RNA sequence: UCGCGCGGGAGAGACCGGGCAACCGUCGAGGUUGGCCCGGCGCCGAAGGAGCAACCGCCCCGGAAACUCUCAGGCGAAAGGACUGCGCGA
Repeated sequence: UCGCGCGGGAGAGACCGGGCAACCGUCGAGGUUGGCCCGGCGCCGAAGGAGCAACCGCCCCGGAAACUCUCAGGCGAAAGGACUGCGCGA
């Protein structure tokens, strides 16, 4: 330095509309959902990606962020998650 295992690990709408399914209901209106599909707007930044650049190098040129952009991803839980502690291996 890299890999694996365990642990820690943030931000932002459980948004709005329509349809379907299930449940409740006086079976009417309507309501509910960690459910599914479509559309819409708003937002986040810590998988990945891209851009600028301090800086660095073998200085022709190249490497470069936690900065910037949001293509991707994410905005209840879960999952993911840069980074990080410990252990093991190379």
The RNA shown here (Glycine riboswitch aptamer) has 90 nucleotides and comes from Oceaniradius stylonematis. NCBI's taxonomy places the organism under Bacteria, Pseudomonadota, Alphaproteobacteria, Ahrensiaceae, Oceaniradius. The coordinates come from a structure-prediction model, not an experiment, and the mean pLDDT is 77. The sequence was found by an Rfam model in a public genome assembly.